[in-house]
RNA sequence: CCUGGAAAAGGCACAGCUGGCGAAAGCCGGCGCCGCAAAGCCACGGGUCCUCGCCUCCUUCGUGACGGAUCUACGCCAUGAGGGUUUCAAGACCGCCGAGCCGCCGAAG
Numbered sequence: 001c002c003u004g005g006a007a008a009a010g011g012c013a014c015a016g017c018u019g020g021c022g023a024a025a026g027c028c029g030g031c032g033c034c035g036c037a038a039a040g041c042c043a044c045g046g047g048u049c050c051u052c053g054c055c056u057c058c059u060u061c062g063u064g065a066c067g068g069a070u071c072u073a074c075g076c077c078a079u080g081a082g083g084g085u086u087u088c089a090a091g092a093c094c095g096c097c098g099a100g101c102c103g104c105c106g107a108a109g
Stems, first nucleotide, its partner, number of pairs: 002109001004105002011036002016031006034095001040101002044098003047093003051089001053088001057084008066075002
């Protein structure tokens, strides 16, 4: 140094519960302990996730104009609110993978 974790010393903390933050994904604290030899740090590459925002289209309702009809229903355009959909962008995840950086021990090889 590779390697891996026998021993020894330790470390972290899934799910869940709970308090808080956030639109959400998710994050922070406490309890908890599935597991982890980097389950330490890092958003550089890939991947996954979210939607307060942008874009496309559809639809419901309201308002206004025009056309048509001439008691109303209809068509079309604009606009506001709600729902769905497409794209972008912002955001999130390192316990999804890779890369980078730091790190305990030294049995067997």

c-di-GMP-I-GGC riboswitch aptamer from a bacterium, 109 nucleotides, folded computationally. The sequence was found by an Rfam model in a public genome assembly. Of the family's consensus pairs, 90% are formed in the model.